Small-subunit ribosomal RNA from a soil metagenome, 1516 nucleotides, folded computationally.
[in-house]
């Protein structure tokens, strides 16, 4: 001091696993904002290119010349009597500046980061293999002489730069002599040390080598001070070698010729092949040479919990480099940023002939660029250079300037102030919110403004005093000196006065509404928003967050355990090499001795400073700073330790191996045999088919197939045995037999004595297909053909049929080469089967038991995300390889390699996705499976579909043909009845608080209703009539009306904003909790099994136990019986009246009755309750009985959880938009009724089980006073007339009708059939024209049983028949219900539909009406090839050969030094030749890498397209 996670693959779910995010940081940039200070800090790009100025001089006390002035002396001349004063001249002297010689610096300071992977840096160590001006400390010592050259004058040359030639001249310039060592070299002696190479110390002898002078005092003499030489040391400096540490690329695997190394020389300050000549032939590398690609390095800086990963700006330390290249000078130090020379490129000046020049120093310019600063001050201060000093330079550095660029600090006011002002936003309209927020009152002045005062940095140097010392100096005093700066800071005036913005507010992730917008503009770090109610656009209020900023972008590390040392994996998620053998490595049983390399302890030295931590100071604080500890996890060195690893050594068996003896075995390799069977010839027997399929055809076959006998030919495989049995590393091996031969096991315990394991390169096997020669060739059989299938069918099916398939030799080297599971060692519960080999036992013929070795099942703990795994581990451990690190692009491309090719191996980017994936759950789904239901199939009976019409609905027309229902579950649905209304539509006339309601205000007394006129109405306009209630009044209520206001209104629009109510699955038998249990978890159990139901119904088991909502029952109704009740109902008996007549019956009526029938209220009754079987002795089924009625009796209401964005805003509510002289409202007509069609649904038919007529029975739900309506009368009928009776078991509607009997038709477009159409009517209604029903009378269509296809219905059901009812003025073939007549068939569940449980699979959850593939077309993105082409960079070869160093000549030039009197020689220099070396450049041929490039490949993407249907289900 010390570690946080979250979104985002799914219906959920664990996991793997990428993507994205919150954190910190920057030398930043962009946007939008900006008050004040202090500290930092500022070209990342073009080491591109500069105008201008600065940036390196300085010393006169080293010299020589020059010099304005000035002093001084000498001289001349002029004025003056003189002194002397002017001017001129000379000389000495001072003296700014000047110009040159000399010296000392320019090699430091500053700037860059091009290059460079390398002793360049870091880090520790050496150099006995070195140099070192200035400085410091010690010694000695400075002697004497010469000769020249600038500048200067003089003449020339050139525009310029600049130069040549003659002359003079000084010196601390230059050069000889002397002297000389403890110097250097030689030779020699003696010592010490030593890594044996050498190195150092005394010593002796010989050679050899310096120097300069100036200033100051002094008369000198001599003294000082700065220099000068020499020689020792000594600080700093540099130089050179070493060990360690220092990117990325094997698609870069072999480099190397001065290389590598010896000798000699040469050459350096100095080792050294640093060079040269000889001599050898070595040197480096998988521990990555070589090349290629990036990069100055390091103290640090940033992040991170740490390791680590990332950068190396400022600061400090090193390097490198200075326009490109190349070279040397000069030096104490360079191959030299603001020196030289060359060459080269660019720029400038030229008189064209030459000639400048190098900001990667401070500014600043111009370009580049997202983008980085003033042509500023000042040397006070710190340091540097010269100087003996003053000083003179110093763009270093000190300060200012400009930029919120970073870090820090400060301020924009503070305190009271309302149930709480205005604005503004929201709203359920009540209110909330803003918000103590503001105004207001009281206070306070930071910063800023503005007046005053006013700094520390400064202390020396120097000058002066004073002191202490001969002196040099030391020591105190004084007085000089600020660029920042009139700043910092401090006092003062004055006022809340001059100072708040940015970004967010769906989820991560802190922040919520309104309005606009309507897949649109737009947002978006990731998920992802937006398609008329967007908290996610855009804009407002309001709110969070930070704050002079705030956000965006980029860029680094964090999270990322997501490269996993610290800390990851590889059975299915990426991921074990196919397999073995073996090199390098790595790893290695046991004992003991030694060792000290790793290791561990202690000391020492280092790790510069700055930086980090701690602690204390300094600026008001902070940022920043100053000290002191610390730490710098590294490296050296030395002591000392020996457990463990190493290493030596000597030992041991248990690991490995050898032996000995044995049995096993499709181990391998050659040679030889076999029998069966297909084919195929020859022959026999035989005669029309044979083959083939889902059915065929295509093929053979009368020339004799096929079949069936008997011979014979090749060839390839080896049934049965045979076995989750052997065998081998894998791949793989299967008749016999023989040969050779690999391995492994067991028993023995005799030998060797760690001789193992493991394996990167390497190498060797390596299924099948292919490939190359030569064979072989029976059957099979890619390819091809043919025939079928099919839309198509290059397929699946069927008939041929070649290459292969076999063999010998040689490639090829891949595989789902699998156990998806590397090899090795070791531990660690168990159950059972099975080969071998073997001990033991036995009742010894095959049996327990036991060891060892394989091989299988199952299954503990452990493990695993689940699934498994489980002694043959996927458990615990160690060794050793090989491999992963999102999906897609792609196992491709590009290099290389290997192959004869096919191809194999190694093996990427670019783009593009938010995921792709594993296991497992819950579902849906399957042309998967098992069990079961249901008019689902089937068996049946009618029907639909043809037709006419009637209704509905499409479509189409129209002014409108209102609107909605659309697969089942829209279409005779909404509508249980559109002439007008209805009504919603048209169109035309009309009204504007409105047709209707509600509240306020204000007027008024009516308004209504009759009436007139006009208009088609609405309505407009007149006329008659015309208010109430308390109050005495005022005056107030009511109630019309009118006018204004609030506000009505809407069938306008959204059923995808809703409520409500209904449709479907489905009257299917499911849905589901609680608590426990199991799973990490989704979830499972319960619910599932095992029987059974109609049922999740009910038994019986069971980690369940219970429990809800459906089911079943309770409800209604119907069928039996029994009570009760007996009018309007009923009539057997009785009894009476009346009629008929067959003379005892029959029909009517009354009384009576209530017994039946009915009616309508209670009640029993049915429970698998009794018997017998079957079954677990349960449920429960089958049979029986009895019973009206039997196994829910028969319908009925009754609809679980939930499904489809089902319907429905036009029944109704209703939220929100929208309209307000209209989309409202009124009113007239019109329309919905349209007609070329298409469709449902229906009637009526086609007829004889009919049809017409006539006679004649038998119902029941209902329904009736704005109603049903009898008798009776008219009328052929609808119908009219009438009006008894009835608010109804009393009357009416009412007649049922099919059946029955009877007559007619006689198979036909009919006596079927009734469509159409004309005339005539009725009845409803204000009104049937568009648009009613119904009567008659006349017309008499299509239709002769309806194609593919479809529907109803299992018993009083279908069929037929016909009756009532809702609406309804009137209008029905619909609807709803009633009753009459009443069948047929069901063997069975195989298929077709829909459903239930169970299981299996799945890539599907919008859930098979699902998913998804590959080709083409079209946009578009990056990429590869590619005849070239163009650049960079690089190798080799040859050629070139500037400057320039060095070497050799130097006949030409030459002052010092020697000889010489001199000429002159010498000597040593010089220019010049030439020679090695070399930079640009040329020439040629490579390598690499970048670019483009007609065409061309494949790839991603893309809303939508075109072809098929290949994956997923047994995906057909």
């Nucleotide at each position: 001091a010390c570690g946080a996670g979250a979104g985002u693959u799914u219906g959920a779910u664990c996991c793997u696993g990428g993507c994205u995010c919150a954190g910190a940081g920057c030398g930043a940039a962009c946007g939008c904002u900006g008050g004040c200070g202090g500290c930092g800090u500022g070209c990342c790009u073009a080491a591109c290119a500069c105008a201008u100025g600065c940036a390196a001089g300085u010393c006169g006390a080293a010299c020589g010349c020059u010099g304005a002035u000035c002093a001084c002396g000498g001289u001349u001349g002029u004025c003056g009597c003189a002194a002397g004063a002017c001017a001129g001249u000379c000389g000495u002297g001072a003296a700014a500046g000047g110009c040159g010689u000399g010296g000392c610096g320019c090699a430091c300071g500053g700037g860059u980061g091009a290059g460079u992977a390398a002793c360049a840096c870091g880090u520790g160590g050496g150099c006995a293999a070195u140099c070192u001006g200035c400085c410091c400390u010690c010694g000695a010592g400075u002697g004497g002489g010469g000769g020249a050259c600038a500048a200067c004058c003089c003449c020339g040359g050139g525009a310029a730069a600049c130069u040549g030639g003659g002359g003079c001249u000084a010196a601390u310039a230059c050069c000889g002599c002397g002297u000389a060592a403890c110097g250097u070299u030689g030779c020699g002696a003696g010592g010490a040390c030593u890594u044996c190479g050498g190195u150092c110390c005394u010593u002796g002898c010989a050679a050899c080598c310096a120097a300069a002078g100036u200033c100051c005092c002094g008369c000198a003499a001599g003294g000082g001070a700065c220099g000068c030489u020499u020689g020792a040391g000594g600080a700093g400096g540099a130089g050179c070698c070493c060990g360690c540490g220092c990117c990325c690329g094997a698609u870069u695997a072999g480099c190397u010729a001065g290389u590598u190394g010896g000798c000699g020389a040469g050459g350096u300050a100095a080792c050294g092949g640093c060079u040269c000549a000889c001599c050898a032939a070595g040197g480096c590398a998988a521990u990555g040479a070589u090349c290629g690609g990036u990069a100055a390095c390091c103290g640090g800086c940033c992040u991170g919990a740490g390791a680590g990963g990332g950068c190396g700006g400022u600061c400090g330390g090193u390097c490198a480099c200075a326009c490109u290249g190349g070279a040397a000078c000069u030096g104490a130090g360079a191959c030299a940023c603001g020196g030289u020379c060359c060459a080269g490129a660019c720029u400038c000046c030229u008189a064209c002939g030459g000639g400048a020049g190098g900001c990667a120093g401070c500014a600043g310019u111009g370009g580049g660029g997202a983008a980085u600063a003033u042509u500023g001050c000042g040397c006070a201060a710190u340091g540097g250079g010269c100087g003996a000093a003053a000083g003179c330079c110093u763009g270093a550095c000190g300060c200012a300037g400009c930029g919120a660029c970073g870090c820090c600090g400060c301020g924009u006011g503070g305190a009271g102030g309302a149930u709480g002002a205005a604005g503004c936003c929201c709203u359920u309209c009540g209110g909330g919110g803003u918000g103590u927020a503001a105004a207001c009152u009281c206070c306070u002045u930071u910063c800023g403004a503005c007046c005053c005062g006013g700094a520390c940095g400064a202390a020396a140097c120097g000058u002066c005093c004073c002191g202490a010392g001969c002196a040099a100096u030391c020591g105190g005093g004084a007085c000089c000196u600020g660029a920042c700066g009139g700043u910092a800071c401090g006092g003062g005036u004055a006022u809340a006065a001059g100072a708040a913005g940015c970004c967010c507010c769906g989820g991560c992730u802190a922040a919520c509404u309104a309005c606009g917008u309507g897949c649109c503009a737009g947002c978006a770090g990731c998920c992802g928003c937006g398609g008329u109610a967007a908290g996610a656009c855009g804009u407002a209020g309001g709110g969070g967050g930070c704050a002079a900023g705030c956000g965006u972008u980029g860029c680094u590390c964090g999270g990322a355990a997501u490269u996993a040392c610290u800390g990851g994996g590889c059975g299915u998620a990426a991921a074990g090499g196919g397999u073995c053998c073996g090199u390098a490595g790595g790893c290695g049983g046991u004992g003991c001795g030694g060792u000290a390399a790793g290791c561990c302890c202690g000391u020492g030295g280092u790790g510069a400073a700055a930086u980090c931590u701690c602690u204390c100071g300094g600026c008001u604080u902070a940022a920043c700073u100053g000290a002191g500890a610390g730490g710098c996890u590294g490296c050296c060195a030395u002591g000392g330790g020996a457990a463990c690893u190493g290493c030596c050594g000597u030992g041991c068996u248990c690991g490995a191996g050898u032996g000995c003896a044995g049995g096993a075995g499709a181990g391998g390799u050659g040679a030889g045999u076999g029998g069966a069977a297909u084919u195929c010839c020859c022959g026999g027997u035989g005669u029309a088919g044979c083959g083939g399929u889902g059915a065929a055809a295509u093929g053979c076959g009368u020339a004799g197939a096929u079949a069936u006998c008997g011979g014979g030919a090749g060839g390839a495989a080896c049934a049965c045995c045979u076995g989750u049995g052997g065998c081998g590393a894998a791949g793989g091996c299967g008749g016999c037999u023989c040969a050779c031969u690999g391995g492994a096991c067991u028993g023995c315990a005799a030998c060797u004595g760690a001789c193992g394991c493991u394996g990167a390169g390497g190498g060797a096997c390596g299924a099948a297909a292919g490939c190359u020669a030569g064979g072989g060739g029976a059957g099979c059989a890619a390819a091809c053909a043919g025939g079928a299938u099919u839309a198509g069918a290059u397929a699946c099916c069927c008939u041929g049929g070649u290459a292969g398939u076999c063999c010998u030799a040689g490639c090829c080297u891949u595989a789902a080469a699998c156990g998806a599971u590397u090899g090795g060692a070791a531990c660690u519960u168990g159950c059972u089967g099975u080969g071998c080999c073997u001990c033991g036992u036995g009742u010894c013929c095959u049996g327990c038991g036991g060891g060892g070795u394989g091989u299988g099942g199952c299954g503990g703990a452990g493990c695993u995300a689940a699934c498994g795994c489980g002694u043959u581990a996927a458990g615990u451990u160690c060794c050793a390889c090989g491999c992963c690190u999102g999906g897609g692009g792609a196992g491709u491309a590009c290099g290389g390699u290997c192959g004869c090719a096919a191809g194999g191996c190694u093996g990427a980017a670019a783009c593009u996705c938010a995921a792709a994936g594993g296991a497992a759950u819950u579902g849906a789904c399957g042309g998967g499976g098992g069990c079961c239901c249901g008019c689902a199939c089937a068996a049946g009976c009618g029907g639909u579909g043809g037709a006419g019409c009637a209704u509905g609905u499409g479509g189409u027309u129209c002014a409108a043909u209102u609107c909605g229902a659309c697969g089942c579950a829209a279409c005779g649905c909404g509508a249980a009845g559109a002439a007008c209304c209805u009504u919603a539509c048209c169109u035309g006339g009309g009204c504007u608080c409105g047709a209707a309601g509600u509240c306020c205000c204000g007027a008024u007394g009516a308004c209504a209703a009759c009436u007139c006129a006009c208009g088609a109405a609405a309505g407009u306009g007149g006329g008659u009539c015309u208010c109430u209630c308390c109050g005495c009044a005022a005056g107030g209520g009511g109630c019309a009306u009118c006018g204004g206001g609030a506000g009505a209104g809407g069938u306008g629009c959204u059923g995808c904003a809703u409520g409500g109510c209904u449709g479907u699955c489905g009257u299917c038998a499911g849905c589901u909790c609680g608590u426990g249990c199991c799973g990490u978890g989704a979830g499972g159990u319960g619910u599932u099994g095992g029987g059974u139901u109609a049922a999740g119904u009910c038994c019986c088991g069971c980690a369940a136990c219970g429990a809800g909502c459906g089911c079943a029952a309770c409800c209604c109704u119907u069928g039996u019986u029994c009570c009760u009740a007996g009018u309007u109902g009923c009539u057997a008996a009785g009894u009476c009246c009346c009629g008929a007549c067959u003379u005892g019956u029959c029909g009517g009526g009354a009384c009576a009755g209530c017994a039946c029938u009915c009616u309508a209220g209670g009640a029993a009754g049915a429970c698998u309750g009794c018997c017998g079987g079957u079954g677990a002795u349960a449920a429960a089924c089958c049979g029986g009985a009895g019973g009206a009625a039997g196994g829910u009796g028969g319908g009925g209401a009754u609809g679980a959880c939930g499904u489809c964005a089902a319907g429905u805003c036009a029944g109704c509510a209703u939220g929100g938009c929208c309209u307000u002289u209209a989309u409202g409202u009124c009113c007239a007509g019109g329309g919905c009724u349209a007609c070329a069609c298409a469709c449902g649904u229906g009637c009526u038919a086609c007829a004889a089980u009919g049809c017409g007529c006539g006679c004649c029975a038998c119902a029941a739900u209902g329904c009736g006073u704005u109603g049903c309506a009898a008798a009776c009368c008219c009328g052929c009928g609808a119908g009219g007339g009438g009006g008894a009776g009835c608010u109804a078991a009393u009357c009416g509607c009412a007649a049922a009708a099919a059946a029955g009997c009877g007559c007619g038709c006689u198979c036909a477009g009919u006596u079927c059939g009734g469509a159409u159409u004309g005339c005539a009517g009725u009845c409803u209604g204000c009104a049937a024209c568009u648009c009613g029903a119904c009567u008659g009378c006349a017309u008499g269509a299509a239709g002769c049983u309806g194609g593919a296809a479809u529907c109803g219905c299992u018993a009083g059901u279908a069929a037929u028949g016909g009756c009532g009812c809702a609406u309804c003025a009137g209008c029905a073939c619909g609807g709803c219900g009633c009753c009459g007549u009443g069948a047929a068939u069901a063997c069975g569940u195989u298929c077709c539909c829909g459903g239930g449980c169970c299981u299996u699979g799945u890539a599907c959850a919008c859930a098979c009406c699902g998913c998804c593939c590959g080709u083409c077309a079209c946009a578009u993105c990056a990429c590869g090839a590619a005849a070239g082409u163009g650049g960079g960079c690089u190798g080799u070869a040859c050629u070139a050969g500037a400057a320039g160093u060095u070497g050799u000549c130097g006949c030409g030039c030459u002052a010092a030094c020697c000889c010489g009197c001199a000429a002159g020689g010498g000597a040593g220099g010089c220019a010049g030749a030439c020679a090695c070396c070399c930079a640009a450049g040329g020439u040629a041929u490579g390598g690499u890498u970048c670019a483009u490039g007609a065409u061309u490949g494949g790839g991603g993407u893309g809303a939508a397209g075109u072809c098929g249907u290949a994956a997923c289900a047994a995906g057909g």
The RNAcentral record of the sequence draws on MGnify.